A computed fold for a 352-nucleotide RNA, annotated as Bacterial RNase P class A. Rfam family: Bacterial RNase P class A. Rfam classes the family as a ribozyme. The prediction has a mean pLDDT of 78.

[in-house]
RNA sequence: CGAGUACGAAAGGCAAUCGCUGAUGUCCUUGAGGCAUUUGAGGAAAGUCCGGGCUCCACAGGGCAGCGUGCUGGAUAACGUCCAGCAAGGGUGACCUUCGGGAAAGUGUCAUAGAAAAGGAAACCGCCGGGCAACCGGUAAGGGUGGAAAGGUGCGGUAAGAGCGCACCAGCAGUCAGGUGACUGGCUGGCUUGAUAAACCCCACGCGGAGCAAGACCAAAUAGGGAAGGGAUGAUGCGGCCCGCGGAACCUUCCGGGUUGAGUCGCUUGAGCUUGCAGGUAACUGCAAGUCCAGAUAAAUGAUUGCUGCCGCUUAUGCGGAACAGAACUCGGCUUAUUGAGUACUCGCGUG
Numbered sequence: 001c002g003a004g005u006a007c008g009a010a011a012g013g014c015a016a017u018c019g020c021u022g023a024u025g026u027c028c029u030u031g032a033g034g035c036a037u038u039u040g041a042g043g044a045a046a047g048u049c050c051g052g053g054c055u056c057c058a059c060a061g062g063g064c065a066g067c068g069u070g071c072u073g074g075a076u077a078a079c080g081u082c083c084a085g086c087a088a089g090g091g092u093g094a095c096c097u098u099c100g101g102g103a104a105a106g107u108g109u110c111a112u113a114g115a116a117a118a119g120g121a122a123a124c125c126g127c128c129g130g131g132c133a134a135c136c137g138g139u140a141a142g143g144g145u146g147g148a149a150a151g152g153u154g155c156g157g158u159a160a161g162a163g164c165g166c167a168c169c170a171g172c173a174g175u176c177a178g179g180u181g182a183c184u185g186g187c188u189g190g191c192u193u194g195a196u197a198a199a200c201c202c203c204a205c206g207c208g209g210a211g212c213a214a215g216a217c218c219a220a221a222u223a224g225g226g227a228a229g230g231g232a233u234g235a236u237g238c239g240g241c242c243c244g245c246g247g248a249a250c251c252u253u254c255c256g257g258g259u260u261g262a263g264u265c266g267c268u269u270g271a272g273c274u275u276g277c278a279g280g281u282a283a284c285u286g287c288a289a290g291u292c293c294a295g296a297u298a299a300a301u302g303a304u305u306g307c308u309g310c311c312g313c314u315u316a317u318g319c320g321g322a323a324c325a326g327a328a329c330u331c332g333g334c335u336u337a338u339u340g341a342g343u344a345c346u347c348g349c350g351u352g
Stems, first nucleotide, its partner, number of pairs: 001348007010339001012308007020040001022038006028031001042324001046335002049333005054211004061243004066207005071085005086100001087098004101202002106200002108196003124143002126139005151169006170192001172189007215265003218261001225255006237245002272291008310321004
């Protein structure tokens, strides 16, 4: 210098004028008023994909069904998230990726082709033996089919062959050692067991439902009018079924009516934030001190100007540029969108 990998931060600043949301104070003309002070978007506020808090429905209960998660250990309020590892795979490397339990419990499927597609089976060609021949027997080394052909390679062996024997390798079982564990390494054994569980299934763990339009209160209005059906032999509620629980003289459907506010609370003090110390490889946790940091409701958080920082062009003056985007009960994640820099590391080339 070029090409990469990982990481965590930032998302211009100050001032003036005009205007808006909320809070506090104050004034009088008591109005959704004036004045003053103060406050006011994000790293994703987004998608609403997971998981908590909170609220109501039984103080949210039991079983079945159903759904979800799925290597190990840890973190956490919880998670499908995060951290640290293991294994497999990719990369020269820094490093990255993984929907990663079980296929010697059972069942199913494996099209076409092929002799044979899972029984430790199967003889199409070939090889060997017998036979004049037809054919019979042996054989899974070789050929052929296929995504996949019943461990692989080699040597021995044999009529020809074959884990038939042996060596190495892969796998399995046992055992020893290390590790909390996934697993790793050694030794021994018989030789060997196809793939598929985003097929049924098995195992382990987890899961009640609805959601701030939850829900509570005030105000206003009130008339429960008609028809049909059901109801303590249990209406109706608890997402499905069974149980269980609560429990009404009401419940459901249709027809016809009354009332319905620029209402209040929930609402922002919270697994909060900042700094320091301590523990831990880390995720994270503990302690201390400080601090309050939007709360609107059709929805405020804006506009203009000046100075200045950064980047680009330009001799200078000067000119231009700055992404994605916008809170709606709240928190932890994930995913997606997006700008320019920084730090550490890797590889290649060059120079000393």

The sequence was found by an Rfam model in a public genome assembly.